A computed fold for a 72-nucleotide RNA from a soil metagenome, annotated as c-di-GMP-I riboswitch aptamer. Model confidence (mean pLDDT): 86 of 100. The sequence is in RNAcentral, with records from MGnify.
RNA sequence: GCAAACCCGGGGCGACCCGGGGACGCAAAGCCACGGGACUGAGGGGCAGCCCCUCAGUCAGCCGGGUUACCG
Numbered sequence: 001g002c003a004a005a006c007c008c009g010g011g012g013c014g015a016c017c018c019g020g021g022g023a024c025g026c027a028a029a030g031c032c033a034c035g036g037g038a039c040u041g042a043g044g045g046g047c048a049g050c051c052c053c054u055c056a057g058u059c060a061g062c063c064g065g066g067u068u069a070c071c072g
Base pairs, nucleotide, nucleotide: 001026002025006021007020008019009018010017011016024061030067031066032065034064035063036062037059038058039057040056041055043054044053045052046051
């Protein structure tokens, strides 16, 4: 310096996101969806059903990678 869980207000079908409060932690817990992984499902398809697939989306505090960076 950042800010988890949780609470309040708001957005979203949802994962989740934004603002305020709040600190579990973090030497990149700054930024980027390129690879892997996890999560979501309003739409489409399959199915007797559970559910699965496609497609679309979410997570950078899941890992890898790229990139920028303070003091000493």